[in-house]
RNA sequence: AGAAUUUGAUCUUGGUUCAGAUUGAAUGCUGACGGCGUGGAUGAGGCAUGCGAGUCGAACGAAACAGGGGGGUAACUCUCUAUUUAGUGGCGGAAGGGUUAGUAAUACAUGAAUAACGUACCUCUAACACAGGGAUUACGGCUGGAAACGGCCGCUAAUACCAGAUGUGGUGGACAGGGGCAGCUCCAGUUCAUCAGAGGUGGGGACUCUGUAAGGAGCCCAGCGGUUAGAGAGCGGUUCAUGGGAUAUCAGCUAGUUGGUGUGGUAAUGGCGCACCAAGGCUAAGACGUCUAGGCGGAUUGAGAGAUCGACCGCCAACAUUGGGACUGAGAUGCUGCCCAGACUCCUACGGGAGGCUGCAGUCGAGAAUCAUUCGCAAUGGGCGAAAGCCUGACGAUGCGACGCCGUGUGAGCGAUGAAGGCCUUUGGGUUGUAAAGCUCUUUCGCCUGGGAACAAGAGAGGAGGACGAAUAGUCCUUCAAUUUGAGGGUACCAGGUAAAGAAGCACCGGCUAACUCCGUGCCAGCAGCUGCGGUAAUACGGAGGGUGCAAGCAUUAAUCGGAUUUAUUGGGCGUAAAGGGCGCGUAGGCUGAAUGGUAAGUCAGAUGUGAAAUUCCGAAGCUCAACUUCGGAGCUGCAUUUGAAACUGCCAAUCUAGAGGGUAGGCGGAGAAAACGGAAUUCCACAUGUAGCGGUGAAAUGCGUAGAUAUGUGGAAGAACACCUGUGGCGAAAGCGGUUUUCUAGCUUACAACUGACGCUGAGGCGCGAAAGCAAGGGGAGCAAACAGGAUUAGAUACCCUGGUAGUCCUUGCUGUAAACGGUGUACACUUGAUGUAGCUGGGCUCGAUCCUGGCUGUGUCGUAGCUAACGCGAUAAGUGUACCGCCUGAGGAGUACGCUCGCAAGGGUGAAACUCAAAAGAAUUGACGGGGGCCCGCACAAGCAGUGGAGCAUGUGGUUUAAUUCGAUCCACGCGAAGAACCUUACCCAGGUUAGAAGUGUAGGGGACGAUAUUAGAGAUAGUAUUUUCCGCAAGGACCGCUACAUAGGUGCUGCAUGGCUGUCGUCAGCUCGUGCCGUGAGGUGUUGGGUUAAGUCCCGCAACGAGCGCAACCCUUAUCAUUAGUUGCCAGCGAGUAAGGUCGGGAACUCUAAUGAGACUGCCUAGGUGAACUAGGAGGAAGGUGAGGAUGACGUCAAGUCCGCAUGGCCUUUAUGCCUGGGGCUACACACGUGCUACAAUGGUCGGUACAGAAGGCAGCGAAACCGCGAGGUGGAGCAAAUCCCAAAAGCCGAUCUCAGUUCAGAUUGUAGUCUGCAACUCGACUACAUGAAGUUGGAAUUGCUAGUAAUGGCGUGUCAGCAAUAGCGCCGUGAACACGUUCCCGGGCCUUGUACACACCGCCCGUCACAUCAUGGGAGUUGGUUUUACCCGAAGUCACUGACUCAACCGUAAGGGGAGAGGUGCCGAAGGUAAGGCUGAUGAC
Repeated sequence: AGAAUUUGAUCUUGGUUCAGAUUGAAUGCUGACGGCGUGGAUGAGGCAUGCGAGUCGAACGAAACAGGGGGGUAACUCUCUAUUUAGUGGCGGAAGGGUUAGUAAUACAUGAAUAACGUACCUCUAACACAGGGAUUACGGCUGGAAACGGCCGCUAAUACCAGAUGUGGUGGACAGGGGCAGCUCCAGUUCAUCAGAGGUGGGGACUCUGUAAGGAGCCCAGCGGUUAGAGAGCGGUUCAUGGGAUAUCAGCUAGUUGGUGUGGUAAUGGCGCACCAAGGCUAAGACGUCUAGGCGGAUUGAGAGAUCGACCGCCAACAUUGGGACUGAGAUGCUGCCCAGACUCCUACGGGAGGCUGCAGUCGAGAAUCAUUCGCAAUGGGCGAAAGCCUGACGAUGCGACGCCGUGUGAGCGAUGAAGGCCUUUGGGUUGUAAAGCUCUUUCGCCUGGGAACAAGAGAGGAGGACGAAUAGUCCUUCAAUUUGAGGGUACCAGGUAAAGAAGCACCGGCUAACUCCGUGCCAGCAGCUGCGGUAAUACGGAGGGUGCAAGCAUUAAUCGGAUUUAUUGGGCGUAAAGGGCGCGUAGGCUGAAUGGUAAGUCAGAUGUGAAAUUCCGAAGCUCAACUUCGGAGCUGCAUUUGAAACUGCCAAUCUAGAGGGUAGGCGGAGAAAACGGAAUUCCACAUGUAGCGGUGAAAUGCGUAGAUAUGUGGAAGAACACCUGUGGCGAAAGCGGUUUUCUAGCUUACAACUGACGCUGAGGCGCGAAAGCAAGGGGAGCAAACAGGAUUAGAUACCCUGGUAGUCCUUGCUGUAAACGGUGUACACUUGAUGUAGCUGGGCUCGAUCCUGGCUGUGUCGUAGCUAACGCGAUAAGUGUACCGCCUGAGGAGUACGCUCGCAAGGGUGAAACUCAAAAGAAUUGACGGGGGCCCGCACAAGCAGUGGAGCAUGUGGUUUAAUUCGAUCCACGCGAAGAACCUUACCCAGGUUAGAAGUGUAGGGGACGAUAUUAGAGAUAGUAUUUUCCGCAAGGACCGCUACAUAGGUGCUGCAUGGCUGUCGUCAGCUCGUGCCGUGAGGUGUUGGGUUAAGUCCCGCAACGAGCGCAACCCUUAUCAUUAGUUGCCAGCGAGUAAGGUCGGGAACUCUAAUGAGACUGCCUAGGUGAACUAGGAGGAAGGUGAGGAUGACGUCAAGUCCGCAUGGCCUUUAUGCCUGGGGCUACACACGUGCUACAAUGGUCGGUACAGAAGGCAGCGAAACCGCGAGGUGGAGCAAAUCCCAAAAGCCGAUCUCAGUUCAGAUUGUAGUCUGCAACUCGACUACAUGAAGUUGGAAUUGCUAGUAAUGGCGUGUCAGCAAUAGCGCCGUGAACACGUUCCCGGGCCUUGUACACACCGCCCGUCACAUCAUGGGAGUUGGUUUUACCCGAAGUCACUGACUCAACCGUAAGGGGAGAGGUGCCGAAGGUAAGGCUGAUGAC
């Protein structure tokens, strides 16, 4: 620091996901040790049991027990000492410990204030502590109750309680002086009133009193305690400012409410309470309401800014079973106190009582989940005490849990034959792997044995010194010091012994992301964070081997931050991706021109206070290191106070004119409002002329018309709209505005520069305007026209077309308030190269003038530089560069929907979510493909022709059906195709019989022998048996050859053509397909290859940011058409000769034909015209041939997962006594039917008969086979010639005659019968041919459809391959005869190029919308039902404070007493929790439908 994912690819926008760190965690697998931390996050749910707050006898009386002493005969009594105990009394139980329910402010943090306050214990200062009184607990007696707990009578004490004296002083009143910013305060002063107290312990020599004495008291000394007051420290109360959640689908809230006066209350201010008066107070800078939540120091993360959190530790707050209340006290409205009410639990004798773990352990429950009912006060701290000491689940320790962090170990060195085993393999090997084994060494930790700390400071007998003191007493301080205190724990640590001995797992391995192979599985099982894997070769599933990462842990899940600049202050955007309000006016707010002076709020600088400690960071130190702990420093970015500065912002004062406004004189316009007027057109009405149609359409029909339409003429009526001018021209804020004239209103602009003097810009809310449609009321209604009706179209046609037609459109008044209200571009201002139109106004030059030329300002257009932009594009009218302000956006869908509120008469508008679903949705551009888009062009593509197919019969192939089997494969591009030839074989199929290392091949080993041939037996045959006959090479060993046995192998037309090679088809013989360099573009890509011409052609020319090149085209190749040269047999025969009935038959010839080799020839070369002086085109000449002369071979990049595993080859899978192999028979030849391709015909351009003529190219030895003879014929006999220009196979249509005469025929030949021929082991299934006989359908073929442009179509025959023969009418070739037509490119089909649109890219056989059906999920509504919370009103009203009352009761004071004063029980009232009733608000759950 980034990465993956939208696409065929690209850039952008944008979401989703991942890699990191972290946790009070949980779960899965695994688990050696230690240190330090940490551990009920959920039910503030309920709790058994134990412990968690006591202490003081030096405040007090008393009791018990023990010991000592005294008296007494004894019973017993007195006294002292020590200990223990209930009670009175004091101090403490308000701290410590727990939890986070409530609380959005009575809380917290920071900073201030208290001149508005309090304070027990502690410290310091000053003064005092005099003299009295009455009770009461304990205790004793009686008594009630189950208990808890009481009642009455009696005795007694205090540092308990009470009155009095004194007053250093305090407080209150009065007087007068100083001080302060203030409602005041302090200082010193005078006077009046009022307010205190408690003693106890230790010791003591004089003196005094008392006592016989012992002693006691006064008195003195020292601690402790008390009272009053002041000061301090620490702590607390109250107040103020600032700060930190969500929500406006919460917009108004508030009657003690806001303030005043008075009074009460408090430690203290205050509506804190009350009475009266006034009507205020808060709120868009968010009141009030609702939801959520203890706050902070800090923690996690982050570069930071931030975001999230508030466990442990610390500070503060709140709470203590729920709610209410006071008492006591310095302090509470009190966790282990009290009273009351509610819920719950327990005891009960049923009358009544008791309780509160959110203290430490522990238990149940709920939960994914969180520990011991441990030890000790040794340390630290706290309470009480004079102290010893006691208490302390605070705390210190230990235990449990890998919950976290940190540390250590599980051994180290050598060790190659690279062992065995595993896994993989191309079978060679590789890998596990120096890993192991083996050898040598070490012993941390663990285990055993032995030693053994620190944490301890204090306390303190006794002694010494000092202080107080009259004191050698006593007390206190300092010091020496016997003795003594450890839970952890015989722990940390150290030493010895022991043996490599006891100690490694988890996740992952397609990409992101480090790490790869095999097997199994076969869209199954499964995986998955995202993308996505799995449908028979899965590095993605499961296992294994190997590897990678981390390691006593490793993964997963959950959660937070990061990455995410994906809420953007740092640091984003809004033309088209989400996003500019429809437009203006304007309030608050924000911002605001130039120069001057002042001020100091913001700003900047210095100082001071504070910002607790811990944490973080830096530097040290202590545990062996580290974690951890300790010390020091920095820091804590903050707040407050104070002193300065004055540039900028603010404020004040006074100026300026450049912004803004105003003035004078003009100009402009479909700007607005109102009124009046006008003509054309349409429709209607009346009359007239006139007659059969009109109208309408692609074509029609509905409709109108003989009751007179349409058409034409005249007259009249009505409403609406204003042709031409009219123009990216004008005006307006937008919506919008168009005949003419007038009136009224507003605006813009030009020139001039005398006026005001910043008066400005923007603008949340608010107000106004706002197309069309729609709504309400009243008018109007010609045309047009939703709805509706009819006619057409159509499969249908609730549409498009036609005929009608109502709302509406028009006017007035009101409402609605929205549009793709768009420039999809908010408003205002400034700045930034240019070119060229146009509108308005205006200046200058020339001119008599019109013209013309040249400026300025304001609008409105086009192109374009820089710049910007993802690109498209924008570009002074910015989407450039800046400023100010407003509005809006944050993935797609759900959804502009639901609910709520609000506006509206309604329709609807405004505001505006969530659950749930997806990994995309989107923008721009690119390349293709496609279009019933466009342009150009081509092709037997259409058209023009000729001949067909489709109808019949037959042949052949296919589908279907049938069958034991009818083997298999093949859409256009399969179907006379693979198959250039199925009777057996072929043959792959079926039935049956056999065989199993195999029918054939290779290797090794063993053993044997010729193999083979002939004859014969069984059998359907394969096969099996019998008989006869029998080797070669070599000196030898042995070998060649052939069976048998065993092993390794073979075999498969079995599957997969979607694992493949090769070959082939098709687009298409269409003209295309690409590359290098350069250039353009962020990029995919483009350019080149596009354009203008031309061509059969990306053929060529010209132009051009392209220049070149390659594969294709063409040419080169073959055949053919002409000629030449060479050659002359088997071919030829002109001339010469010979010969024949005839014949190149012979001599000979080399002229011709021909043969087959080499050349020539044709190139737009020449001419004319057109064209750019081009390419080229048209015509012509010459020529055998003319513009590629004709035909063939030749098939670019690629497409169709096209075809073929059954030609061959081949991966994988399957099979191995069978899916292999052999054999016999059958089948592939079936037959209701459907389709394709052909043949023969339907006849006279013909059939039949007779005569007669002319080819080319092939083939031939297991062959072609002549002559001759036989047969009606197929054919037979025969065997000359020929391995071929020599011999053989060998023409037909045609031509010349005759006949038939339009018929199912002298056409046609199917079918069938009989008799034959040939091939072959064998013609039954199932061959071909011959002869005779038979003589079917068929009389030119519906819709539809095929081929062909010249030696072509059509027609005629011939040959050949395969082959024993043949189902061949097929295939491949050959020659004979030999046409017609093409105006043309509108249309059909196919193709090429350019361009355009696209939401397609599996590419239109694409993509995709809605209903319906079924299942499931989430949400809204819903008659309602049921909870929670809250408000208002009323009822009832506990405890309790306060007030009033108090006839009853009472020790302290006064009084002799009566009584007084004072206090209380009781009663009443206000308030008041819980409860009840009624009506609402908000919210949750549930609910048929």